[in-house]
A computed fold for a 100-nucleotide RNA from a Chloroflexota bacterium, annotated as Bacterial small signal recognition particle RNA. It matches the Rfam family "Bacterial small signal recognition particle RNA". By type it is a non-coding RNA gene.
This record gives sequence, structure tokens and C1' cells, in this order.
RNA sequence: AGUCGGGCCCCACGCGACGCAGGCCUGUGAACCCCGUCAGAUCCGGAAGGAAGCAGCGGUAAGCGGUCGCCGGCGGGUGCCGUGGGAUGACCUGGCUGGA
Repeated sequence: AGUCGGGCCCCACGCGACGCAGGCCUGUGAACCCCGUCAGAUCCGGAAGGAAGCAGCGGUAAGCGGUCGCCGGCGGGUGCCGUGGGAUGACCUGGCUGGA
């Protein structure tokens, strides 16, 4: 001096952490305007029986909360992560060749 490779640079994909809201799980949750069952009482009927139905109980919706966990979505000045592609002026590093 040349050349090749790597780092630094850019892009893409992948993986993992982090953040945000969501779903699953669970608790709570409707005087009545949700469901079921409806004590008592009420109504219809000569009777048999039937009807509506408050309280209570059970379940559930919206909502509110919970322990970590699981599932996927979105996000980026996330990661001395992985792979590929690109850029290549300068810097760092390694190999090879040639010259002085």
C1' cells in the first nucleotide's frame, strides 16, 4: 500500500425482558325496573285446583376489587441476544500478500 473478515452505522425478521389496556381464574355485586325458586299473605273457583307474586335463598349482567399465574394484542432511545441483507467516508481490530 492492497485485499478479506469483524466491530461501530442502517433496515428487516425472530426471541426474551419492560410498559399499557384486554381475556381467562376468583371475590363482591340488582329493594323493584334480570332469571329461577318462591315461606307468609293476596286473588279466582262450590270444590279440585289455578294465578300473580313481596321477603328470603340461589344464579347472573353492568360495575368494582384480588393473588400470583396463563393467553394473545399494541408499543419503544428495551437487550454488550440471534439470523439475514444493506451502507462503507472515517475510526478500532484480526488475517493474508507485496514494497520500503

The organism belongs to Chloroflexota, within Bacteria.